[in-house]
Molecule: transfer RNA
Organism: Gammaproteobacteria bacterium
RNA sequence: CGGGGUGUAGCUCAGCCUGGCAGAGUGCUGCCUUCGGGAGGCAGAGGCCGCUGGUUCAAAUCCAGUCACCCCGA
Numbered sequence: 001c002g003g004g005g006u007g008u009a010g011c012u013c014a015g016c017c018u019g020g021c022a023g024a025g026u027g028c029u030g031c032c033u034u035c036g037g038g039a040g041g042c043a044g045a046g047g048c049c050g051c052u053g054g055u056u057c058a059a060a061u062c063c064a065g066u067c068a069c070c071c072c073g074a
Base pairs, nucleotide, nucleotide: 001073002072003071004070005069006068007067010026011025012024013023020057028044029043030042031041032040050066051065052064053063054062
């Protein structure tokens, strides 16, 4: 320098192809249960989807650029 992959909740990831309410598990907080803890049950908080711009009535999703990390090639 060229090509490819990944980036979404504290953590691990799904959703993207085929645009239309942002999700799951785990963790965290509160409550129930217990003498207490754990396990279990119920409820809740937590994201403007790496960043910027474009297309569109509408973008995590499509397009362009860019950043970080990983792989391959030179």